[in-house]
RNA sequence: AUAUACUUUCAGGACAGGGUGAAAUUCCCGACCGGUGGUAAGUGCCGCACUUGGCAGACAGUCCACGCGCUCAAAAAUCUGAGCUGAAUUGGUGAAAUUCCAAUACCGACCGUUACAGUCAGGAUGAAAGAAAGGAACC
Numbered sequence: 001a002u003a004u005a006c007u008u009u010c011a012g013g014a015c016a017g018g019g020u021g022a023a024a025u026u027c028c029c030g031a032c033c034g035g036u037g038g039u040a041a042g043u044g045c046c047g048c049a050c051u052u053g054g055c056a057g058a059c060a061g062u063c064c065a066c067g068c069g070c071u072c073a074a075a076a077a078u079c080u081g082a083g084c085u086g087a088a089u090u091g092g093u094g095a096a097a098u099u100c101c102a103a104u105a106c107c108g109a110c111c112g113u114u115a116c117a118g119u120c121a122g123g124a125u126g127a128a129a130g131a132a133a134g135g136a137a138c139c
Base pairs, nucleotide, nucleotide: 006134007133008132009131010130017029018028019027031119032118033108034107035066036065037064038063043056044055045054046053061106062105069084070083071082072081073080088104089103090102091101092100110122112120
């Protein structure tokens, strides 16, 4: 110097207004919300002796993955393993977009509830994909 073990911090949003009813932010009209990483080639910039590496750009709820959640396994807990887990089309611009623009659609764990919940209450002052910062020893 590199950045491996490890350490610390951070890491989710949303029913306005109205209808029915004894009762609903759960039904109906309507409103609102969207975790994390990735997303070619060419091009530009930076670093390197080179191979090459990093960054930028066209930006995703519905593309590819992951987390979350649920189920199963061992007495329990922790951990681990296995399984399950939602939804988009058309047109436009462009070198390039299921990601942008326009239009019209669609999706959303468990448990609780005087009445069925993506949005209320709870597990949760939790966990976590991951992000940022720090960082030995050995060589």
Molecule: FMN riboswitch aptamer (RFN element)